[in-house]
RNA sequence: GCCUCAAUAGCUCAGCCUGGUAGAGCAACUGCCUUGUAAGCAGUAGGCCGGGAGUUCAAAUCUCCUUUGAGGCU
Numbered sequence: 001g002c003c004u005c006a007a008u009a010g011c012u013c014a015g016c017c018u019g020g021u022a023g024a025g026c027a028a029c030u031g032c033c034u035u036g037u038a039a040g041c042a043g044u045a046g047g048c049c050g051g052g053a054g055u056u057c058a059a060a061u062c063u064c065c066u067u068u069g070a071g072g073c074u
Stems, first nucleotide, its partner, number of pairs: 001073007010026004020057001028044005050066005
């Protein structure tokens, strides 16, 4: 220098191919239960999707540029 993959909630990830109201588990908080704690049950909050631009009625998703990380080739 070139190629591929990854980046989405505090953490681990799904959703992307095929555009249509952003989800799960764990963690946190509240309540129930318990003599109390844990476990269990119910609920709440938390992210506009690495950054920028474009296409579109509509973009996490498609296109371009770019940042960071991992791997490969030379």